The RNA shown here (c-di-AMP riboswitch aptamer (ydaO/yuaA leader)) has 151 nucleotides and comes from a Streptomycetaceae bacterium. Its mean pLDDT, the model's own confidence on a scale to 100, is 80. Lineage of the source: Bacteria > Bacillati > Actinomycetes > Kitasatosporales > Streptomycetaceae. It matches the Rfam family "c-di-AMP riboswitch aptamer (ydaO/yuaA leader)". Gene Ontology terms of the family: regulation of gene expression and cyclic-di-AMP binding.
RNA sequence: GGGCAGCAAUCGCCGAGUCCCCGUCAGGCGCAAGCCAGGGGAGCCGGGGACCCAGUCGUCCCUGGGGUGAAUCGGGCCUCAUACAGGCCCGUAGGAGACCUUCCUGCUCCGAACCCGUCAGCUAACCCGGUAGGCGAGAAGGAAGGAAAGG
Numbered sequence: 001g002g003g004c005a006g007c008a009a010u011c012g013c014c015g016a017g018u019c020c021c022c023g024u025c026a027g028g029c030g031c032a033a034g035c036c037a038g039g040g041g042a043g044c045c046g047g048g049g050a051c052c053c054a055g056u057c058g059u060c061c062c063u064g065g066g067g068u069g070a071a072u073c074g075g076g077c078c079u080c081a082u083a084c085a086g087g088c089c090c091g092u093a094g095g096a097g098a099c100c101u102u103c104c105u106g107c108u109c110c111g112a113a114c115c116c117g118u119c120a121g122c123u124a125a126c127c128c129g130g131u132a133g134g135c136g137a138g139a140a141g142g143a144a145g146g147a148a149a150g151g
Stems, first nucleotide, its partner, number of pairs: 011136004018042005027036003043131006053121001064119001065116004073091007094110004099146007
């Protein structure tokens, strides 16, 4: 000087998933401070839900449909029964990458999972729900406009 693995603190990243109060003299832990469960509020996010508008307006067959989320679609191979479904691989709509926004060039990574239950277009009033979880990768350069700090 470099690499690998782990822990802790701080800082930070993805994401709506943050902040404040009670809880704190009779829920749990703790000597205590405090932490957790739980409750309330603010902020943020999502769903349902009129008029109007949109859609529907030849027949047959197959197929339920919708929502959260960036996470959708296509191709190849294997199992299976040539189906459904599942697995693997290659692409891909899309998303993320250290102050913020937009644009150009470029690199890396992700491209999952879950819910409603036969019902859902939009949608004022109104109603309902969520506020989890994961991570420590560094790939930036340029243009414009801001913000912050300093003089």